[in-house]
Order: sequence, then C1' cells, then structure tokens
RNA sequence: CUCUUAUCAAGAGCGGCUGAGGGACUGGCCCGAUGAAAGCCCGGCAACCGACCGUCUUCAGGUUAAGGUGCCAAUUCCUGCAGGACUUUUGUCCUGACAGAUGAGAG
Repeated sequence: CUCUUAUCAAGAGCGGCUGAGGGACUGGCCCGAUGAAAGCCCGGCAACCGACCGUCUUCAGGUUAAGGUGCCAAUUCCUGCAGGACUUUUGUCCUGACAGAUGAGAG
C1' cells in the first nucleotide's frame, strides 16, 4: 500500500513542557495566544486483540485491565452519490452506498 471483516449517537483532560495552526478531502460551519497541531510526560475512557470463567461444534455469554493497539470539542461536526417520506419555491427527516477512522486477519 491492497484485500477481507467488525464497529463508528455512548465514554474520557480547566494537567505539565512546547508555541500557530487545526477539525482527512469538497462546500459549509466551527475550534484556537483564555494556547492549535505534533511529540514526550502525567491523568482518564473504552474493551478490538489479550487474560480468566464458561462452552466444547472453541459459538453465544460473563468477568477483568498486567500486556498490544485505539481514543479523550461538536453523531465520523454537517455535507457530497442514489432512493424515499413530508413540505408549495425552500427546507426537514429516513434508508442505503461512497469516502474516512480504528481493531483483527491475509497478501
């Protein structure tokens, strides 16, 4: 980097160092010197892998958090493509896809 698969409406920083950008992309709308991003440290959340119980067709389920990841503004912040419902233009809502993120597995 590609493929397969699961999840994405919950949860968690008023911390320290540093110092100007950030929310993937489009269009919006936002966050940011009352301190962005990244990194390190500290703290926390969750439970994908893991561990234990259970089962024994190794599936469902339960417990846990030492270890491997992940995450800690806004639903993946909204949106984009297709279909539908309501609505008079205009907008609201629903469903699916695409894209993206993360885990696990394979190449």